The part of an RNA shown here (large-subunit ribosomal RNA, domain IV) has 363 nucleotides and comes from a Dehalococcoidales bacterium. The RNAcentral record of the full RNA draws on ENA. Its mean pLDDT, the model's own confidence on a scale to 100, is 88. Rfam family: Bacterial large subunit ribosomal RNA. Its family is annotated with structural constituent of ribosome and ribosome in the Gene Ontology. The organism belongs to Dehalococcoidales, within Bacteria.
Context: one part of a larger RNA
RNA sequence: UUCUCGUUAAGGAACUCGGCAAAAUAGUCCCGUAACUUCGGAAUAAGGGACGCCCCUUUUGGUCUGAGGACUUGCUCCGAAGGGCUUAAGGGGGCCGCAGUGAAAAGGCCCAGGCGACUGUUUAGCAAAAACACAGGACUCUGCAAAGCCGCAAGGCGACGUAUAGGGUCUGACGCCUGCCCGGUGCCGGAAGGUUAAUGGGAGGAGUCAUCGGGGGGCAACCCCUGAGAAGCCCCGAACUGAAGCCCCGGUAAACGGCGGCCGUAACUAUAACGGUCCUAAGGUAGCGAAAUUCCUUGUCGGGUAAGUUCCGACCCGCACGAAUGACAUAACGAUCUGAGCACUGUCUCGACGACGGACUCG
Repeated sequence: UUCUCGUUAAGGAACUCGGCAAAAUAGUCCCGUAACUUCGGAAUAAGGGACGCCCCUUUUGGUCUGAGGACUUGCUCCGAAGGGCUUAAGGGGGCCGCAGUGAAAAGGCCCAGGCGACUGUUUAGCAAAAACACAGGACUCUGCAAAGCCGCAAGGCGACGUAUAGGGUCUGACGCCUGCCCGGUGCCGGAAGGUUAAUGGGAGGAGUCAUCGGGGGGCAACCCCUGAGAAGCCCCGAACUGAAGCCCCGGUAAACGGCGGCCGUAACUAUAACGGUCCUAAGGUAGCGAAAUUCCUUGUCGGGUAAGUUCCGACCCGCACGAAUGACAUAACGAUCUGAGCACUGUCUCGACGACGGACUCG
C1' cells in the first nucleotide's frame, strides 16, 4: 500500500448522479393498527410490551400404572381416586448480569407520484424493464374436402374439432367512456354505362407463282433486263365479338388514416360569450395537460427546504395530448422509475486502530 474483515470520539447523508455500499430491523406470544379499497385486502401496516434461571401453586393435552366394571373370555375393551414421566399456558415469590429469541440463523419502516392491472416471459455471454405475454374487449375470415398453414405431389396440421368452433389483426384486469370525417388509400357490395386481353372474325393488303406480254443480244438453241398475273401455299390485317379489372355508383374508421385560418367586437383596462370572411371530407368532443409528450423553460402561482433546473398541487399560452397505434381514473402487485421523511450508520467531516492473505523487504 492493497484484498477481505472488525472497532471507532463528536456529528449523522454534510458523501454522491443517486444513501451506491454499509449499518439498522429481524424469532414467538400479547396489545394495537390509518388513508384508501374491487370489501378480498391494505396488515407482520404503523407503534408498543413480554421472553433467562430457581421455588411454590393452578389448570391443559399425551402416556404409564390402576380399584372396579363389561362382554363377543381376549396378549380384549371401558375406566374413578391417587401417583410417575411428559406437554402447554396462567398466578405468586425469589436470583444474577450492561444485556435472558444473552451465540448462530430470521422483515428496516413511512409518505407522495410516473408506468404497467396482477402471477408470469425476455436480449444463454453488458439491458429484467414502462418491453413481451396475459385473462378481458373488438373487428374480420371460415358451413367443413372450412378458412389458414407445410409440401412439387401424395399427404399432413387445423381436428378425430364444426361458428359457445377454428384462423388473422388490433387493444390489454376492473371502472367510466370511446366524439366528428368515407374526399384519398384499403376492404365489402353493385352492375346500367365507359375502357379493356387472348380468342373468334375477316374488309383490305403483301409475297411466291402456272401462264401471257415488252425491250436488248445471238444464224439458232438460248442468254440478259423488265411488266401483268389465276389457283394453291403463305404473311400482315380494319370493323365487329370479348370476362374480371379499372373508371363509375353505394357502404365501411375497435379499416390505413385525418380532425383549419384571418379580421373585428362588451361603459377602465384586459379578454371575447358575439359577428364577419376564406378554405375543408370533416375542422379535436369528453377527459387530461410545462405531461415518459412543453421548444421558449429553472413558464407562473402554491407546497415542501435556511436555500429545491428535480418532486408534489394548481393554472392553460397543448412549439407538437386526446379517445382500442385507446382517453381518463384506479385498490392490489413490482429485484421498476422519481421525489420527500423516520430509523440507522466510517457514505462523509477525516481520519484512526486492529486481524488474515498479497504486494514490498530479507532469506